Annotation:
A computed fold for a 73-nucleotide RNA from Picrophilus oshimae DSM 9789, annotated as transfer RNA. NCBI's taxonomy places the organism under Archaea, Methanobacteriati, Thermoplasmata, Thermoplasmatales, Picrophilus oshimae. It matches the Rfam family "tRNA". About the family: Transfer RNA (tRNA) molecules are approximately 80 nucleotides in length. A source record names the gene tRNA-Gly-CCC-1-1.

RNA sequence: GCGACUGUGGUGUAGCCUGGUAUCACAGUGGCUUCCCAAGCCACUAACCCGGGUUCAAAUCCCGGCAGUCGCA
Repeated sequence: GCGACUGUGGUGUAGCCUGGUAUCACAGUGGCUUCCCAAGCCACUAACCCGGGUUCAAAUCCCGGCAGUCGCA
C1' cells in the first nucleotide's frame, strides 16, 4: 500500500441480510422480603465509533474517515 472482518449502556451481547418503540444478562440505584446479610422478586439509571448522503423515517442502506483484528504485498 491492497483486501476481509469487527466497532451498540460501566461490562458482555441480540437486532443489520429484509429500514419503523434499541433486546437480554451482569453491574449500579431505590423498594419488597429478612432480626441482619445473602439469595429471590419489582422498578429505575445508562448505549448504536465519527462525518455526510438517500428516505416520511437509518444501529440497519450508500459514500468518506477513525480505531482494532486477520490476510496479502